[in-house]
Molecule: SAM riboswitch aptamer (S box leader)
């Protein structure tokens, strides 16, 4: 790489370094950024493994993941005049299991 499950509207910077890009990829839209973008470093967060004891919308932060907008929406299928709803597929991340 592929199976299996669980989750994806909650939460996370007035920091340093950096110097222009960035929201995964393709369309098409919105957007985010020299009032500083990726990336690093550092601080944070607390869904999931995991410790803990007082057992509960608990603490903690080891693993692992995450720190603009719902996974940014939209692409497939249904309902709807429409606005919008629902679901799927795709994907992300945990766990497992092979």
């Nucleotide at each position: 790489u592929g199976c299996u499950u669980a989750u994806c509207a909650a939460g996370a910077g007035u920091g340093a370094c950096g110097g222009a890009g960035g929201g995964g990829u393709c369309a098409g839209g919105c957007c985010c950024u020299u009032u500083g973008a990726a990336g690093u470093c550092c601080g944070g967060c607390a869904a999931c493994c995991u410790g803990c004891c007082u057992u509960g919308c608990g603490c903690a932060a080891g693993g692992u993941g995450c720190c603009a907008a719902a996974u940014c929406c939209u692409g497939c299928g249904g309902u709807g005049c429409a606005a919008a709803c629902c679901g799927a597929a795709a994907g992300a991340u945990g766990a497992g299991a092979u």